[in-house]
Context: one part of a larger RNA
Formats: sequence, structure tokens, C1' cells
RNA sequence: GAGUAGCGAAAGAGGGGGGAGGAACCCCUCCGCCGAAUGUCCAAGGGUUCCUGGGGAAGGUUCAUCCGCCCAGGGUAAGUCGGGACCUAAGGCGAGGCCGAGAGGCGUAGUCGAUGGACAACAGGUUGAUAUUCCUGUACCAGUUCCAUACCGCCCACAGCCGAAUCCAGCCUGCUAAGGAAACCCUUCGGGGCUACCGACCCGGCUGGUAGUAGGCUAGCGAUGGGGUGACGCAGAAGGGUAUGGCAACCCCGGCGACGGUAGACCGGGGGUAAGUGCGUAGGCCGCGGUCCAGGCAAAUCCGGACCGCAUCACGGCUGAGACACGACGCCGACGCAUCAAAGCGGAAGUGCCAGACCCCAUACUGCCAAGAAAAGCCUCUAGCGAGGUGUGGAGCUGCCCGUACCCCAAACCGACUCAGGUGGACAGGUAGAGAAUACCGAGGCGAUC
Repeated sequence: GAGUAGCGAAAGAGGGGGGAGGAACCCCUCCGCCGAAUGUCCAAGGGUUCCUGGGGAAGGUUCAUCCGCCCAGGGUAAGUCGGGACCUAAGGCGAGGCCGAGAGGCGUAGUCGAUGGACAACAGGUUGAUAUUCCUGUACCAGUUCCAUACCGCCCACAGCCGAAUCCAGCCUGCUAAGGAAACCCUUCGGGGCUACCGACCCGGCUGGUAGUAGGCUAGCGAUGGGGUGACGCAGAAGGGUAUGGCAACCCCGGCGACGGUAGACCGGGGGUAAGUGCGUAGGCCGCGGUCCAGGCAAAUCCGGACCGCAUCACGGCUGAGACACGACGCCGACGCAUCAAAGCGGAAGUGCCAGACCCCAUACUGCCAAGAAAAGCCUCUAGCGAGGUGUGGAGCUGCCCGUACCCCAAACCGACUCAGGUGGACAGGUAGAGAAUACCGAGGCGAUC
């Protein structure tokens, strides 16, 4: 310079409280703002900012008794949520290997790697701070033990099914050799040529024996191998449901009026409940069986191919929301009672009709061309293992590691700041409206540090 610019979008008022001190802290009552957000919950990122007690230097664009500040103490509880003990994508690393003077580069088998696939828990309650983690109730998954039960198999021990090789014998209208040989052709009439055909061993086939012997198969499990599935684009219409909401003269609880009326079709409030289990609906999809076989790097009863039969508005199978029932004689619940030395007790009704999703059925269906991951898992097939095993029901037991506080369209992340900027996903009430626009409201949250 200068007590100048500025104090960063925004509504506060009154009363009370504690305090040395209050426009700003706490409480109450009004008022106002957001309400597809300025609410709620995650991911990323941050890293204690969370809660409680205390503080008043500095930080806070002013004040401060207050704070995302300072100090201390506390707080994050999981078989099921997310990740790992499962899988793979782009990409990374990479035994051997190839290249390079080297450093190192590339890359096979592999091994990592979610932003994808697979996979078992819901409701209520509770803390000052965690909760699908604790508690209560009710489940589910994997493994394991025991009991019960049904069934199959092995052995004692018979028995059942499949079933050789080798060699011997016999048979064969199988093949042809040497050789023979019609018809036919030629002929000097003696004969010659030509083929069909005849013709052994060996080989082959059949029959009998070897021998129903050797051996194999039994129940069940089952790949690191084979096959199927997993498994996928974009657009679009209609349908069946549910969430949710509205109304109610129906049900329950409460009320009866400061001023004329108000016992009424009056007024106010409420009218819930999960996973799981059972049932298998609206709907969607698939032809089924048999025989044979050079393919699927071995094998296969599986897949594939061929043929046959039966079906083709069928049967059967797979899938599938929701509803309903149990779960639940539970929990929740308007409200009532009790209460500040507290935070508890009791608890009604819990129905009907209508509307109705961007959610579910549904990766369905239909259409289109630009033709739209992989692996594990699951199912099946054998290889193999195999003497005990499988199914069902019940009762126990086991269940590891990491994350879990808090902010998360923001004063806690990215922007040097408590910065009018930026930041992916989920939830989606009412009235009006095509609508997630807009306006006003609910739940809920704020009044933005002069």
C1' cells in the first nucleotide's frame, strides 16, 4: 500500500442451557430449503476423519464454550457378504528353447491376472461407536462320525452272464499247380490248337472236440482324457406376474370440538412379515427308440455319421416367474402405561377392490446383419479303481486367511484451500404430468463459518 480489496452461490427468528465470554455451540418452538436429492446404500479413492471424555495455542477466511483441529481412551466380531484356499480374458511372468557381444529380447509347457464365469442366510432385535458378522428365531452348503432304514454287490459257497487261443478230427459245389479236357477251329484224318470245366497240398470256411476251460463282468466310485452344456450381438412388440401405490361405506385404535353445526356413509392414525421347505402354475425349450460304423490322437454304452421303427396339435423330459401353504401360538405393529436414579412393559386390526413398473418370467420370443470371449463348474462317456457300497431319514461334530470403523456427487476422493469444477453403480414414495422434465410435498436431510 491499507484497516483498502475480499470474507467463495443459499433464511432465519424467539426462548432456554451450560459458560469468564455467545448472532454462529447444545436443546425447544416456529419459519425456510432439497426431495431422480442437498435422502439412503455400495465401488474407487482416502486412511481413524468414526464414538466417548477433555481442551482452547495454532488450523477454521469473523466469533467459538464448537469442529473433519489438539490430547486421551475406546471402536471394525462372518462356513453363507466381498476377496483368497475355484476358473479363465486382454495382458504379465516364463522351466526347457530360439535370438543377442552383453545388458537383455521373444516365447512353448506352465503360472499369474476381474472389470467376466462359478458358488451355501434370511427376518427381527441390540451398542456411545459393528452387525446378512453379535443375540433371538428359522435355514442352507461342504466334509466327517454314529444310529435307523431301503436296496445292490463280494466272500464263506454254491450260483449267474460273457467267453477265447492253440492243437486234433471231420466236412466243403471256396482257389488254382503239374496234368487232363468237351464244345468250337484247323487237319496230311495220325493228330494239333483253344477255352469253359475237372484237378491235390497249402490257405480259407464250417462242424465237433480242446472248453462253457483260460480269462473277463458283477455293487459302486470315476478322470488330468472324449463329448455335451456353460456360451454370450443388436433391435422390437405383446403377454403373465411382483415390488410399490391409491381408495375403502370393511377391520382396529383414538377423538366428539375455543365460534353456529358435528354420534355421522363424521374426524385422525394404522391395516405388515424374510430366507428356506413344499407344491409345480402362466409360460418357454427339446422328437423318442433300436442296429451298425474307417471320425472325436487310447477306450467308450457318450458325441458324430448312416439305416430302420414309432411319433410329429401326442407321449415323455428339461426349464420356469408368481401365487398358495408351512416358516409364524413367532416377530413387527398404531397406541397405551411406566420413566430422567430411565431407556422398559403391554399390544388391536393386520382385509377387499383398483392402478401398476425401467424389476422378475427373459441370455425366453420375434426380427435383422455388421454374425456377436474363454476356462472352471455341471451332465455324460469310457480308461482306471474296486470289496464293500449307494440312497433316504435322524442326531452330533468341524468349517481356515484377509477386508468389515467412517466419508463416498463430498468440508474426509481428484482439483495447492472446509474450492460454485470433476467422480462409476444401486434404491426411486405422493399430487399434477407422456416423463427420472417441471412445480409443490413424504421418508430423510439441511439453513452451507462473518
Molecule: large-subunit ribosomal RNA, domain III
Organism: Egibacter rhizosphaerae